This is a predicted structure of a 75-nucleotide RNA (transfer RNA) from a Nanobdellota archaeon.
């Protein structure tokens, strides 16, 4: 230099193929229940510019161009 794959909550990960009502799940965190207290366990919140920036579109996390990091192959 080329070729694939990844990047979404604090942390691992769905969705993306096939665009559409408020973006979710575990664990985590806060709080309330239960307990003599703790955990475990129930039941409630809070937390996100979907990596960035442009494009198309009534409407983008999904399409399309660019452009970063981080993986694995080829050279």
């Nucleotide at each position: 230099g080329c070729c694939g794959g990844a990047g979404u909550a604090g942390c691992u990960c769905a969705g993306c193929c096939u665009g559409g009502u408020u973006a979710g799940a575990g664990c985590g965190c806060u709080a309330g229940a239960c307990u003599c207290a703790u955990a475990a366990u129930c039941u409630a919140g809070a937390g996100g510019u979907c990596g960035c920036g442009g494009g198309u579109u009534c409407g983008g996390a999904u399409c399309c161009c660019g452009u970063c990091u981080c993986c694995g192959g080829c050279a």

It matches the Rfam family "tRNA". About the family: Transfer RNA (tRNA) molecules are approximately 80 nucleotides in length. Gene Ontology term of the family: triplet codon-amino acid adaptor activity. By type it is a transfer RNA. The coordinates come from a structure-prediction model, not an experiment, and the mean pLDDT is 83. RNAcentral holds the sequence, with entries from ENA.